[in-house]
Context: one part of a larger RNA
Molecule: small-subunit ribosomal RNA, central domain
Organism: uncultured organism
Order: sequence, then C1' cells, then structure tokens
RNA sequence: CUGGGCUUAAAGAGCACGUAGGUGGAUGAUCAAGCGUCUUGUGAAAGCCCUCGGCUUAACCGGGGAAUUGCUUGGCGAACUGGUCAUCUUGAGGCAGGUAGGGGCAAGUGGAACUCUUGGUGGAGCGGUGGAAUGCGUAGAUAUCAAGAGGAACGCCAGAGGCGAAGGCGACUUGCUGGGCCUGUCCUGACACUGAGGUGCGAAAGCCAGGGUAGCGAACGGGAUUAGAUACCCCGGUAGUCCUGGCCCUAAACGAUGUCCACUAGAUCGGAGAUUCUCUGACGGAUUUCUGGUCGAAAUGAAAACGGUAAGUGGACCGCCUGGGGAGUACGGUCGCAAGGCUAAAACUC
Repeated sequence: CUGGGCUUAAAGAGCACGUAGGUGGAUGAUCAAGCGUCUUGUGAAAGCCCUCGGCUUAACCGGGGAAUUGCUUGGCGAACUGGUCAUCUUGAGGCAGGUAGGGGCAAGUGGAACUCUUGGUGGAGCGGUGGAAUGCGUAGAUAUCAAGAGGAACGCCAGAGGCGAAGGCGACUUGCUGGGCCUGUCCUGACACUGAGGUGCGAAAGCCAGGGUAGCGAACGGGAUUAGAUACCCCGGUAGUCCUGGCCCUAAACGAUGUCCACUAGAUCGGAGAUUCUCUGACGGAUUUCUGGUCGAAAUGAAAACGGUAAGUGGACCGCCUGGGGAGUACGGUCGCAAGGCUAAAACUC
C1' cells in the first nucleotide's frame, strides 16, 4: 500500500451555516457517454505458458499456437448509471390554525442577604481555630433598632423537568426576535443529504480602552502549623470577578459516541400535543406524533456494556488513527497587542 479501525485500547473536528465536489425519490419517452456484445488496426522480437520437432538425454535450440487483461475503428443492444424532455407526490419546503419553553437581545422594576455611612440603646469584649495568634474594640466595637447608600447574585418553586447547534440559559414585567412540536393536507414539485477549503458562533482564564467595585479573591503582607511549610487553617488584600466596546479561540468544549436516511421484540416512568370512548363531566381508558430517562429480546462487543436516543442491520458524505518516548515539541508558514493558537517533523532511544 491493499486493508483494518475510531464509547473506554491510537483515532469523531467544540458547534453550526455553506462553496466546490461526492451521493441522490417515483413513472414514461428519448439519446447512447459509461456498460455489454461483435468487429478493424495495433499491442516488436526474445522470454513465461501449451504443443510438435533437432542435438544419444537434459540444459540449450528451432517451428506453431496461446497470452499480451491495453489503446483504437465501425455496427448492434438499452436492464442499470448518466444526459435531455414530460409527468407525479411519499423526501424537502411553504401556507393556515393551535401550543410548551431558564432560546436570544434590550429597557424597567422588586425583595432577601451582605458591606459601608449616620443616629439611638448598651458598656467590654468581639472575631477566629483542632487549640491559638495576627486582626477589630472605651476615639465605644460585637449585639440590637431606625434611616440612607452601593454593587453583585436571584433562595423556595426546581424535577433522572424544560429550551438551545454547541458553548450555554433560572427573580418579575414589558418590547423586539430565532427555533421546535401538534393538527389540517390547501400550495410548490426532488427544490434533497453530506460538505475539502471558507465563514460565523464559541465556558473559564487572559489582553486593550473606558467605567464600576458590595461580597469573594490569584499575587502579596501578616498569624499559626511544621524539622522546614514559598502549602493546607486563620486575619487582611491587589488584579480579577461586574458593565460597554474590541481581541483571544482554548477545555475531561464529554454521551470521551460526526451528520443525514431506512429497517429490526417488548416493558415502564416523565414532558409537549392530537384523535376517540364512557349520556355530560372532573377523572380515567384506548390509539397516535414529537421529545427526555430506565430496563430489556435478537443482534453486536475483548469485556464493561450497548440495545428504535444502537455501540444492531444497511446506505450517503465528511473528519481522524497506524507502537511508547522524543512531542503536540523544533524549524518553517500563518493568525494574535501579548499570552499564545493552528499547521507539524526528525535525529536518538525502548
């Protein structure tokens, strides 16, 4: 390489949109590029293979054939792939009527807690720990009452529950706005799937500029502990955490499981609907669509396990892996203000 693989052994890109490309529903007609068949020319000789012959045999040599799986000329065929034309509705989308939701953005509002300020009461401690100390306090602390200011986060509800492509999203109200699901089957008529490059989004930390700073709190200072203690514990505390704008682009970005489609026993619990039955009805039963879990048949799997939300059976397309270390490093390129990111070896060694 042919292959074989990617939940946990190496391996699914953090997620999406989408260009080229690859792949693509049903029916009819037509063309004949692919395809099949016949055919033309060519595919040097020698060699290999088959067969016949010549050296006493063999090696060797000579004759004939086959093969040379390729390219090419012309004819025919039309099932399949492809091109063109026409038609269709089940894929896809639209429309109408409903519906659930911490989906997103903005503005406003609220209560609990906390800290600070002012005033009242009060008068010696408070705080903290395993025990202490640093610290705070007679310039009146802690505690308690009242008033005021400020910033951040939204207890209970809360759920193995919901929404989102992922990151993620949780007080309340209003405005703007994205997507989903159900029902109808009214419209378009394959408009689809995937997606190298590309583009956008992307927790936390970090960076730049401007604001803000209650609590918490890297760094730092102090008190302890200890043989030491650059820690764990305690008292403080700056960046940061928050907001606006701009960067960064990484995570055990996890379901360690790419996206889409079809098929393959059931049972049970939850969320969002629809239809139907019981005279009506709360309720309940049955059927059905989507969705979140648990168990489980067959199958799969090295096993753990997975099992209609597959890791089963198949199909389409993309990404990735190929012994450990060296190393996600060096060099080069590219992006970034920087930190660094992306791409990515080798010597050597086991």